[in-house]
Molecule: transfer RNA
Organism: Bdellovibrionales bacterium
RNA sequence: GGGGGUAUAGCUCAGUUGGGAGAGCGUUUGGCUGGCAGCCAAAAGGUCGUCGGUUCGAUCCCGGCUACCUCCACCA
Numbered sequence: 001g002g003g004g005g006u007a008u009a010g011c012u013c014a015g016u017u018g019g020g021a022g023a024g025c026g027u028u029u030g031g032c033u034g035g036c037a038g039c040c041a042a043a044a045g046g047u048c049g050u051c052g053g054u055u056c057g058a059u060c061c062c063g064g065c066u067a068c069c070u071c072c073a074c075c076a
Stems, first nucleotide, its partner, number of pairs: 001072007010025004019056001027043006049065005
């Protein structure tokens, strides 16, 4: 330098015929218990990497960029 992949909640990840943003764990609160642990219930938490484009409407389609992973090439 070229090809491919990934980027969504604090963590691990789902989510597409383009229209509801989610799960598990964690956190907080409440209940059970003398307390802890544990179990149950509820709640908070997101500019869906970034900037643009298409569209009535974008996590999803198109383009640029950034970060990381990987393969190839080049130099030594």